[in-house]
Predicted 3D model of a 115-nucleotide RNA (SAM riboswitch aptamer (S box leader)) from a Chitinophagaceae bacterium. Taxonomically the source falls in Chitinophagaceae (Bacteria, Pseudomonadati, Bacteroidota, Chitinophagales). Of the family's consensus pairs, 97% are formed in the model.

RNA sequence: AACUUAUCAAGAAAGGCAGAGGGAUUUGGCCCGAUGAAGCCUUGGCAACCCAUAUUAUUACUCAAUAAUAUGAAGGUGCCAACUCCAGUAUCGUAAAUCGAUACAGAGAUAAGUC
Numbered sequence: 001a002a003c004u005u006a007u008c009a010a011g012a013a014a015g016g017c018a019g020a021g022g023g024a025u026u027u028g029g030c031c032c033g034a035u036g037a038a039g040c041c042u043u044g045g046c047a048a049c050c051c052a053u054a055u056u057a058u059u060a061c062u063c064a065a066u067a068a069u070a071u072g073a074a075g076g077u078g079c080c081a082a083c084u085c086c087a088g089u090a091u092c093g094u095a096a097a098u099c100g101a102u103a104c105a106g107a108g109a110u111a112a113g114u115c
Stems, first nucleotide, its partner, number of pairs: 002114007013043005021032003027087003044080003049076002051072009084107001088104006
């Protein structure tokens, strides 16, 4: 890199170095940024995918496996502006919509696994 599965409405920032960009990609919009962007470092935090424990159910009934729920946070990742910042299609609401809701698709992100 590719594939499979799950999740993406919530949550969580200070300091130092640095010095103009950044919000994945193209385009457009809308934002963030010299009251300091990206990047790097330190510390802190959030969350609960992997993980630990308990209970229940099913299979097996010796060990155990799977699923759901609850609790936890030592370790492996991840994350700490805005819904994944917004955009497509369909349906519905509305007098109508560039407004709102729901579903789906596409692209992407993260985790666990496979090759």

Its Rfam family is "SAM riboswitch aptamer (S box leader)". Its family is annotated with regulation of gene expression in the Gene Ontology. Its mean pLDDT, the model's own confidence on a scale to 100, is 82. It was read from a public genome assembly, where an Rfam model found it.